[in-house]
């Protein structure tokens, strides 16, 4: 943990000799966090904007949703599968710490040439220095250093040329679509951060069951009648008390406080079968009612199954079922335990 019995406890229906019976039903997978997202309920609300929120690849479920499914797409893994606030950085501002030479119309620290010019040497054929200059390959910084990689080329080097990748455009093809494929072109020009402001496109009025709906003592208010009302053991006296301008007492009337009922348990509901979709999720049938109250019940013992620990002489014996946690207007989700 599953079924069952007895007692205790709460709700409800019947009974009832008012004590009680009897019947039936009584937590969770999260009843939690109250983070989303609905229903219902007031309240405001012509439309439309400012502001503020919020959401951000397609498709499709759904009452909705920031969930939920399927699908690209990036990553990260051998896989199997996992994660992704996953719209724009040529609107516009902005930021990049430390280290580096240089951090955005970059940059010679170390390095490499030094063809050209310049010095020097010479056997006139050259050779050497590293002044001028050239280079972004390699080396060093960082999270990031202005497309990779290879051949070519060159004085060293560069998309400087070519090839494939990548990236921009166009075409054509496949997909609803996100994209994917292919051909053609451009030699790169457009770095990165929007969980910084921002742009852009779509959504979003506020409270919230202590919501909100009835019904209503007492005091107080108003109207109309009133000379009596009241207590005093039934009734007559008495006798007390409250009254007849300051009006007792009866009746009514709005509003409404204490209290009540109600919303509040049939519901986007549970199960089970067919059918439709890759799924989420949907239609059809059938079948079941299943917690409701307030400071608020749901616990205990017992049996049997079933599971877990320990023991074992393998036949059993002995102990646990702990943890998390508990309904309060109700669903769908997401998290946490």
């Nucleotide at each position: 943990g599953a079924g069952g019995a007895u007692c205790g406890c709460g709700g409800c229906a019947c009974c009832u000799u008012c004590g009680g019976g009897u019947g039936u039903c009584g937590a969770g997978g999260a009843a939690a966090g109250u983070c989303c997202g609905a229903g219902c309920u007031c309240c405001g609300c012509a439309g439309g904007g400012c502001a503020g929120g919020g959401u951000g690849c397609c498709g499709g479920g759904u009452a909705a949703c920031u969930c939920c499914c399927g699908g690209g797409c990036g990553u990260c893994g051998c896989a199997a599968g996992g994660c992704g606030a996953c719209g724009g950085a040529c609107a516009g501002u902005g930021c990049a710490a430390c280290a580096g030479a240089g951090a955005g119309c970059a940059g010679a620290c170390c390095g490499c040439c030094g063809a050209u010019g310049g010095c020097c040497c010479c056997u006139c054929g050259g050779g050497g220095c590293a002044c001028a200059g050239g280079c972004a390959a390699g080396g060093g910084u960082g999270a990031a250093a202005g497309g990779g990689u290879g051949c070519g080329g060159u004085a060293a080097g560069a998309g400087c040329g070519c090839a494939c990748c990548g990236c921009g455009c166009g075409g054509c093809c496949g997909g609803c679509a996100a994209c994917g494929g292919u051909c053609g072109u451009g030699g790169c020009a457009c770095g990165g951060c929007a969980a910084a402001c921002c742009c852009c496109a779509c959504c979003c009025g506020g409270a919230g069951c202590a919501a909100g709906g009835c019904c209503a003592a007492g005091c107080a208010g108003g109207g109309a009648c009133g000379a009596g009302g009241a207590g005093u053991u039934g009734c007559c006296c008495g006798c007390u008390c409250c009254g007849u301008u300051c009006g007792a007492g009866u009746c009514c009337c709005g509003g409404g406080u204490a209290g009540g009922c109600u919303g509040c348990a049939c519901g986007a509901g549970g199960c089970c079968g067919c059918c439709g979709g890759c799924a989420a999720c949907g239609g059809c049938g059938g079948u079941c009612c299943c917690a409701g109250a307030g400071a608020a019940a749901u616990g205990a013992u017992c049996c049997u199954c079933c599971u877990c620990c320990g023991c074992u002489a393998c036949g059993g014996c002995g102990g646990g079922g702990a943890a998390c946690a508990g309904a309060a207007c109700u669903c769908g989700g997401c998290u946490u335990a």